[in-house]
RNA sequence: UUCUUAUCCAGAGAGGUGGAGGGAACUGGCCCAAUGAAACCUCGGCAGCAGGCUUGUUUAGGAGCACUGUGCCAAUUCCACCAAGCAAUGCUUGGAAGAUAAGAU
Repeated sequence: UUCUUAUCCAGAGAGGUGGAGGGAACUGGCCCAAUGAAACCUCGGCAGCAGGCUUGUUUAGGAGCACUGUGCCAAUUCCACCAAGCAAUGCUUGGAAGAUAAGAU
């Protein structure tokens, strides 16, 4: 890089450096930002994907811990796009795109 599988309406921020952008990409909307964006660092936290440990011994592919490897800590993955359906300026389901994990390549 690509492929497969699973999940994505829950949850969780302070400080320092920095100095104008940021919310994946194009476009549009809507937001965040000098009461300090991105990025980096420190500490803290959330979650429980994989490993580990404990329990359980078959509704179990369960329950628990949070030690290890990741991930994450404004807004549904901020919203949209495509298809189908419906009680239709919308909603539901599926798909696409994206993110994360595990495995393969």
SAM riboswitch aptamer (S box leader) from Cytobacillus purgationiresistens, 105 nucleotides, folded computationally. The coordinates come from a structure-prediction model, not an experiment, and the mean pLDDT is 83.